[in-house]
Molecule: transfer RNA
Organism: bacterium
RNA sequence: GGCAGGGUAGCUCAGUUGGUUAGAGCACGGGACUCAUAAGCCCGGGGUCGUGGGUUCGAAUCCCACCCCUGCUA
Numbered sequence: 001g002g003c004a005g006g007g008u009a010g011c012u013c014a015g016u017u018g019g020u021u022a023g024a025g026c027a028c029g030g031g032a033c034u035c036a037u038a039a040g041c042c043c044g045g046g047g048u049c050g051u052g053g054g055u056u057c058g059a060a061u062c063c064c065a066c067c068c069c070u071g072c073u074a
Stems, first nucleotide, its partner, number of pairs: 001073007010026004019057001028044004050066005
């Protein structure tokens, strides 16, 4: 350099061919329980969906460019 996959919450990821609120688990905060702690239970906060454009009434999702990570290949 070429090809493929990936980038969504602090972490690991899902998101069904564009559509009505952007989610799960863990973590974190609070509550209740307990003599106390942990586990389990209830509630909650946290997101520019890598960046910038384009298409569209509407984009995490489609198109283009770029950045970063992983693998293969020369």